[in-house]
RNA sequence: AGCUCAUCCAGAGGGACUGAGGGAACGGCCCGUUGACGUCCCGGCAACCUUCUCGCGCGGCUGUCCGUCGACAGGCCCCCCGCGGGACAGGUGCCAAUUCCGGCCUGUGGCGCGACCGUGCCACGGGGAAGAUGAGGA
Numbered sequence: 001a002g003c004u005c006a007u008c009c010a011g012a013g014g015g016a017c018u019g020a021g022g023g024a025a026c027g028g029c030c031c032g033u034u035g036a037c038g039u040c041c042c043g044g045c046a047a048c049c050u051u052c053u054c055g056c057g058c059g060g061c062u063g064u065c066c067g068u069c070g071a072c073a074g075g076c077c078c079c080c081c082g083c084g085g086g087a088c089a090g091g092u093g094c095c096a097a098u099u100c101c102g103g104c105c106u107g108u109g110g111c112g113c114g115a116c117c118g119u120g121c122c123a124c125g126g127g128g129a130a131g132a133u134g135a136g137g138a
Stems, first nucleotide, its partner, number of pairs: 003136006013042005021031003026102003043095003048091002051087007059077004063072003099130001104127011
């Protein structure tokens, strides 16, 4: 650098240094010498992976029935799996604005234009594209 999957309307800022751009690109709209962006320190948010723990079962163990597939339920939670809750120790991530909004396709409504039909704008919604983060694999 590229591939797959999941998530992206919630949440969470102080200090020091530096000094002009920054919000990925474009358009809009914002942030910014009352110091943004960035770096470092401290703090916090969250729960993707991992770890621990509690509960449940569509999971597992055991048992019974059956010729088999399998079914059932008595029991149990040592192990596996899944779901839900909790903790936050480890690996990340994040801490202006929904990924700040939009573009491409589409649905509904309103307004305008011209004759059915279409088209332009606006608002709300769905999907997509692009991007970000995590996990996985080669």